[in-house]
RNA sequence: AUCUUAUCAAGAGCGGCUGAGGGAACAGGCCCUGCGAAGCCCGGCAACCUGCGUUUGCAAGGUGCCAAAUCCUGCGGUUUUACCGAAAGAUGAGUU
Numbered sequence: 001a002u003c004u005u006a007u008c009a010a011g012a013g014c015g016g017c018u019g020a021g022g023g024a025a026c027a028g029g030c031c032c033u034g035c036g037a038a039g040c041c042c043g044g045c046a047a048c049c050u051g052c053g054u055u056u057g058c059a060a061g062g063u064g065c066c067a068a069a070u071c072c073u074g075c076g077g078u079u080u081u082a083c084c085g086a087a088a089g090a091u092g093a094g095u096u
Base pairs, nucleotide, nucleotide: 001096003094004093005092006091007090008089013042015041016040017039021032022031023030026074027073028072029071043066044065045064048062049061050059051058052057070088075085076084077083078082
């Protein structure tokens, strides 16, 4: 990287370094940001795998995550301030 599958409206700092961008890509919106973006460290959340226990529990080793629904729209449908689904994407587990 391919394919399969599960989940994606909950949760997570008033810390340190640093110093201008960021919200995946494209387009359109709408936002965050010197009251400090991204990144790194520390801290934290959660519980997919994992360990233990066994009936839905405890732990936290491997990942993951820590503004806003995956920030919203983009394609299809409907009973069109909205809802449902798809696609794309993210993450885990497995697979070639």